[in-house]
Molecule: transfer RNA
Organism: Candidatus Kaiserbacteria bacterium CG10_big_fil_rev_8_21_14_0_10_47_16
RNA sequence: GCGGGCGUAGCUCAGUUGGUAGAGCAUUCGACUGAUACUCGAAAGGUCCUAGGUUCGACCCCUAGUGCCCGCA
Numbered sequence: 001g002c003g004g005g006c007g008u009a010g011c012u013c014a015g016u017u018g019g020u021a022g023a024g025c026a027u028u029c030g031a032c033u034g035a036u037a038c039u040c041g042a043a044a045g046g047u048c049c050u051a052g053g054u055u056c057g058a059c060c061c062c063u064a065g066u067g068c069c070c071g072c073a
Stems, first nucleotide, its partner, number of pairs: 001072007010025004019056001027043005049065005
């Protein structure tokens, strides 16, 4: 330099004929207990990497950029 993959909640990841963004763990509160733990219930938590474009509407399609990983040279 060229090609490919990935970037979504604190962490690990789901999420398509384009139509209001989810789970598990963690956190907080509650129940349970003599008290902890376990277990159960609830809550909070997101500029979906950035900037443009297409569209009535974009995590999703297109373009450019960027970080990490892999391959080729």